RNA sequence: UAACUGGAGAGUUUGAUCCUGGCUCAGAGCGAACGUUAGCGGCGGGCCUAACACAUGCAAGUCGAACGAGAAAAUCCCUUCGGGGGUGAGUACAGUGGCGCACGGGUGAGGAACGCGUAGGUAAUCUACCCUUUGGCGGGGGACAACAUUUCGAAAGGAAUGCUAAUACCGCGUAAGACCACGACCACUACGGUGGAUGUGGUUAAAGAUGGCCUCUUCUUGAAAGCUAUCACCAAAGGACGAGCCUGCGUCCCAUCAGCUAGUUGGUAAGGUAAUGGCUUACCAAGGCUAAGACGGGUAGCUGGUCUGAGAGGAUGAUCAGCCACACUGGCACUGGAACACGGGCCAGACUCCUACGGGAGGCAGCAGUGAGGAAUAUUGGGCAAUGGGCGCAAGCCUGACCCAGCCACGCCGCGUGAGUGAUGAAGGCCUUCGGGUCGUAAAGCUCUGUGGAGAGAGACGAAAAAUUUCCGUUCGAAUAGGGCGGAGACUUGACGGUACCUCUUUAGCAAGCACCGGCUAACUCUGUGCCAGCAGCCGCGGUAAUACAGAGGGUGCGAACGUUGCUCGGAUUUACUGGGCGUAAAGCGCGUGUAGGCGGAUACGCAAGUCGGUUGUGAAAUCCCUGGGCUCAACCUAGGAACUGCAUCCGAAACUGCGUGUCUUGAGUAAUGGAGAGGGUGGCGGAAUUCCCGGUGUAGAGGUGAAAUUCGUAGAUAUCGGGAGGAACAUCAGUGGCGAAGGCGGCCACCUGGACAUUUACUGACGCUGAGACGCGAAAGCGUGGGGAGCAAACAGGAUUAGAUACCCUGGUAGUCCACGCCGUAAACGAUGAGAACUAGGUGCAGCGGAUAUUGACCUCUGCUGUGCCGUAGCUAACGCGUUAAGUUCUCCGCCUGGGGAGUACGGCCGCAAGGCUAAAACUCAAAGGAAUUGACGGGGGCCCGCACAAGCAGUGGAGCAUGUGGUUUAAUUCGAAGCAACGCGCAGAACCUUACCAGGGCUAGACAAACUGAGAACCCGAAUGAAAGUUUGGGGUGCUCGCAAGAGAACUCAGGUCCAGGUGCUGCAUGGCUGUCGUCAGCUCGUGUCGUGAGAUGUUGGGUUAAGUCCCGCAACGAGCGCAACCCUUAUCCUUAGUUGCCAUCAUUUAGUUGGGCACUCAAAGGAGACUGCCGGGGUCAACCCGGAGGAAGGUGGGGAUGACGUCAAGUCCUCAUGGCCCUUAUGUCCUGGGCUACACACGUGCUACAAUGGUCGGUACAAAGCGCUGCGAAGCCGCAAGGUGGAGCGAAUCGCAAAAAGCCGGCCUCAGUACGGAUUGCACUCUGCAACUCGAGUGCAUGAAGUCGGAAUUGCUAGUAAUCGUCGAUCAGCAGGCGACGGUGAAUACGUUCCCGGGCCUUGUACACACCGCCCGUCACACCAUGGGAGUCGAGUGCUCCAGAAGUGGCCACGCUAACCCGCAAGGGAGGCAGGUCCCCAAGGAGUGUUUGGUAACUGGGGUGAAGUCGUAACAAGGUAGCCGUAGGGGAACCUGCGGCUGGAUCACCUCCUUU
Repeated sequence: UAACUGGAGAGUUUGAUCCUGGCUCAGAGCGAACGUUAGCGGCGGGCCUAACACAUGCAAGUCGAACGAGAAAAUCCCUUCGGGGGUGAGUACAGUGGCGCACGGGUGAGGAACGCGUAGGUAAUCUACCCUUUGGCGGGGGACAACAUUUCGAAAGGAAUGCUAAUACCGCGUAAGACCACGACCACUACGGUGGAUGUGGUUAAAGAUGGCCUCUUCUUGAAAGCUAUCACCAAAGGACGAGCCUGCGUCCCAUCAGCUAGUUGGUAAGGUAAUGGCUUACCAAGGCUAAGACGGGUAGCUGGUCUGAGAGGAUGAUCAGCCACACUGGCACUGGAACACGGGCCAGACUCCUACGGGAGGCAGCAGUGAGGAAUAUUGGGCAAUGGGCGCAAGCCUGACCCAGCCACGCCGCGUGAGUGAUGAAGGCCUUCGGGUCGUAAAGCUCUGUGGAGAGAGACGAAAAAUUUCCGUUCGAAUAGGGCGGAGACUUGACGGUACCUCUUUAGCAAGCACCGGCUAACUCUGUGCCAGCAGCCGCGGUAAUACAGAGGGUGCGAACGUUGCUCGGAUUUACUGGGCGUAAAGCGCGUGUAGGCGGAUACGCAAGUCGGUUGUGAAAUCCCUGGGCUCAACCUAGGAACUGCAUCCGAAACUGCGUGUCUUGAGUAAUGGAGAGGGUGGCGGAAUUCCCGGUGUAGAGGUGAAAUUCGUAGAUAUCGGGAGGAACAUCAGUGGCGAAGGCGGCCACCUGGACAUUUACUGACGCUGAGACGCGAAAGCGUGGGGAGCAAACAGGAUUAGAUACCCUGGUAGUCCACGCCGUAAACGAUGAGAACUAGGUGCAGCGGAUAUUGACCUCUGCUGUGCCGUAGCUAACGCGUUAAGUUCUCCGCCUGGGGAGUACGGCCGCAAGGCUAAAACUCAAAGGAAUUGACGGGGGCCCGCACAAGCAGUGGAGCAUGUGGUUUAAUUCGAAGCAACGCGCAGAACCUUACCAGGGCUAGACAAACUGAGAACCCGAAUGAAAGUUUGGGGUGCUCGCAAGAGAACUCAGGUCCAGGUGCUGCAUGGCUGUCGUCAGCUCGUGUCGUGAGAUGUUGGGUUAAGUCCCGCAACGAGCGCAACCCUUAUCCUUAGUUGCCAUCAUUUAGUUGGGCACUCAAAGGAGACUGCCGGGGUCAACCCGGAGGAAGGUGGGGAUGACGUCAAGUCCUCAUGGCCCUUAUGUCCUGGGCUACACACGUGCUACAAUGGUCGGUACAAAGCGCUGCGAAGCCGCAAGGUGGAGCGAAUCGCAAAAAGCCGGCCUCAGUACGGAUUGCACUCUGCAACUCGAGUGCAUGAAGUCGGAAUUGCUAGUAAUCGUCGAUCAGCAGGCGACGGUGAAUACGUUCCCGGGCCUUGUACACACCGCCCGUCACACCAUGGGAGUCGAGUGCUCCAGAAGUGGCCACGCUAACCCGCAAGGGAGGCAGGUCCCCAAGGAGUGUUUGGUAACUGGGGUGAAGUCGUAACAAGGUAGCCGUAGGGGAACCUGCGGCUGGAUCACCUCCUUU
């Protein structure tokens, strides 16, 4: 600073992260449609589909001032009643003629084109009406309609004869001008021509009508000639308007359309047109177009604009405006200024209608309207009042153009549905933690207002012209006629519409919905439902606590609308010009040579195409934008401006690009010298080895494998020696060494040949780079022909392995591998990295060639160029990584990418002998697919370490019988839970009733249990009947405590009543708390700050040592800290102190006896201490931590044992311990009782006991514990019983008494290897104890019985020292019941080389396609269902090419024998010119035939693909995925796949070599 005001993201791939990448959403818009809802007004808009078919009405006429002719009804008069006349009326209808009908209005079918847009050209043109100017308009002629008569036809429509006018038609005269021909001049020129002036010759016009006047002439009221005015007419020039033609530039998709073209390209001549031109014809030439996309196919009216967008762009082309095209379909011309003509003509076709069947009529893509189609789009309205158009002198007429009205929320804009006040925060709804909260000042109530609505009244703007008329001025004119122009006055015109607007009255009275509320995205609760019903734009919700479904309450958003659907742009930088990429995500052609094209070194001058600045023209109007104005505002309308970023034009500038000319040497190249090299081709030569053949020696095996077998061998193999044949490949040297464009190249020699490099001077002078097409080369496999064939080896055969084994392993073995010639043309053809150039720190190897110092020379050292590696700075990168050999910073050129799958597939084309290659889609489907890195987990990956993990041992389990638990089965019930380790002698530390939850039956219903209220009674005790009991019915006794004067009240308890409620071992442990198991007593798990990384995360916690230990030490971008470890606690082992009763007894007495006196030394008991800390010594170790050994010590390196269990994992276990949300039951799923069941029994498993015997059994004798427990109890002695036990009752609330006997052991006797004097199950009889009760269903005793079992298959468990094993004792529970569990002591071993392996665990590292985390993921066939698609014998349509046939209407050419008014000749007859009918020829639409081609539909059958619930077969891939994988190729196989050949690392692990880094 009028016309600058502008750019937002989110969700979704993962356990998490960054990136890539698609999908989806939020915005704006619409000629919309649909659903729900709906008060008013203004301004706009309204068949997007069937250019489908149309009934009916209207949409183009007008002029009597061009012309002739000319009614009727009605009415009046006359009448001879036949009729006639006037008015109507020179009217209506019709005709000739003129102008218009080519405008206006509609539609968008066709058309990819000079169609449109823009800028030009037309010297290659036309233009009616209009304007200006100049000149003219003389004098004649003959017809044809109308009309009349006759006639054909159903009609439409004709035909014949006769009459007539003109501004209709036709000669003649005149000819300024115009045009044409010829001659000659001037100017300009693009040399083609054009313009101008000029001479001669030729050709070419006309029409009147109306009004007025008498100045002039003639007749003389007045007229005529005439004059005058207006409108017409003719010629010419100019203008305006409009149109034609031509040109530059721009204008969609497909190259799976690559070649097209005979009027095709050009010329000459002619024709044709207003006009150029192959526009047409004849002749001549052979051209023309095309990769900057011809030709072909598809689609489409173009533009101003509109929508969107920050813009650049993208999409679009309704309404309004410009252009084009079309008018039922196709063709054709006529008229005309203009048409090949929407409401004109002819013909053909289809369709519809009429018909007398002969023949006719029609064209709404004008306005209304109808049918049809469709998701869908209006009235058969009013008016010419305004604007505009046609005709007319005008009045006027016509005008579905237009102006209005009607319908429709279709859009935009505006208004309203009330405003203020009002807390008992009413009622009611919903929620609730029950306290309350919320709807909510919302309502009611009170006070106001009156837009819209309703009822009245008044009432517009749009109207100003034109015309007519009066007057004035001026002009033409002779004119006071008349006309033109200007001014003033009068008269008259409104469809909308009694509408807008205004005023009055009236009442809060009549006027709110729709969508949404998981995130994105503003807005939350309850109920119902229970992977159902349903929702969903994406992610995703729903399987019993759903803010996601449905309803409700509440809330949010918008509001006469709100949502949904469809479409466009945006977001999407997701086609990237602005503004992207290609090592690994999609993406560099396998490599080179090189055409077109693109780009290009230094310097000087010139030009001015690009470029830059300015001028002029144009860029229609409308729209957008700005400033004003008008409707009350707004939408809307309107004025002026700005803008229209474009194109053209002229002038200027000369830096850069370009072009031209000249010069240069640094880019590039040539010449010279030199060395290196598996560079290529050809020929020859060589030795080792394999195999085969011959011969010798020699004998039973050889070969092969994880182990075997097939195979070879007594017909002599393998082994070994000698000789020979033949083919292929070239060990060592050999190297991240060399060469080559890539593929690739390796014995030696010779010949031919390409390239790179170093050095040096000389020469050329930009000769360069890249490179679409094109051409060449191109591993392996494969193909053809002919050779060759030793080894190896797809296919194949056999043997193994295996559940199978079309494989891996083995034995054989053919193509092939080799050579020559010819094809193929692909690979993980890789550095997954196109080529070239320049610039940007270094360090260190290797290869080739030089240089410097010094030197005779060589080394060392320094240094240049080229090639080839590694590390690394800056920088880049998503990260990994790259890093002068770039993936850095720039430039040039080429190739390629745009989500995954379908698919590098189909179809088409090209190539190939084939295999196949190159090029290359779509339908459909998914919301991901992917890259790098991170943390885990996992690996039939690696390293280190630990553990009764293995090993070494001991004893077992698994076999037997029994006990016990579980499964299963059974049952009325066999209650329930626990389920790999970590369920199974577990919950249950103890089921006869009870327990008990289960079953059967009998009862109760405020309940067996809790609290509150009312009434009665204290409580309580003793009975009776019935019953299985519970219970039911019922009799009697009996009153207490506190307060109070009494009445009474209160506390506790019982009964009865009704109500809030109780009750539930009912469900959900996957809604939960608490508790517990487990990994695991494993050594780990984390945090703060800092640092690193874009980030997830990392670091710390890794590393070197060490430890039982993340224990400690050292080091270190970490420094600290927490939970764990350890320690602190208990117990045990030693000692001390203290106090000695119920304990103890050495000494002294005493005794059967620590019994007693005495003592407390010892033992012991229980309080407090001490002690052990790697403290000391030696050695090792980093002067460390620590380890080893030793001393001392009761104990030595955490002394032994216990308690103690980090962060977490397992939706682990438990709703039946308890607690608890929700759900469910409420005369029952609650509660009481009796009986039964949990104890069943073909069987299977777990855990135990007892055994199988002599290390034993049995009998007798005898010794030594610890720790416990006891009053509803332990219960002694004594006595009885064979015994269990009974009796008894002392003592003891327990260091006092009792349980209580310890047992194994020891001493002795018997047994002597057997189903026994082992073993004790089972069974019978008789008992004991507990208990109300021992049948189902207890324990024990005695006698009798005497089963299996002779050490246990596969497999498997525990234990490392006071341990295992073995022996007994006690306790809890408990009336009784212990083989279980817990505790206690007695006796008391063996073995550990060691960490290869099994299992589990810890740390580090590596790979990963796993993250529900390997019990993971995942591939293919087959079967079933559905979907789209390719092929397909054919078949049906549509388009189109070519070749023929045919040929309407029509223009043109020719003929014109027939007909013929105007002109000519002629007196006439007649003839001529000209014209016409008719005929014919060329062209040609529809139509027909044939043959191609393109495209679409459909099709038996068939191919693969996709998607589906928990189908079948295997397990190919991901870890070394159990044979590393993958690529190309070939063969084989149910399938994934396997095998051969060559290649790649995008392979783990180990070892070696080389290089690098650090010291």
The prediction has a mean pLDDT of 82. The RNA shown here (small-subunit ribosomal RNA) has 1559 nucleotides and comes from a Polyangiales bacterium. Taxonomically the source falls in Polyangiales (Bacteria, Pseudomonadati, Myxococcota, Polyangia).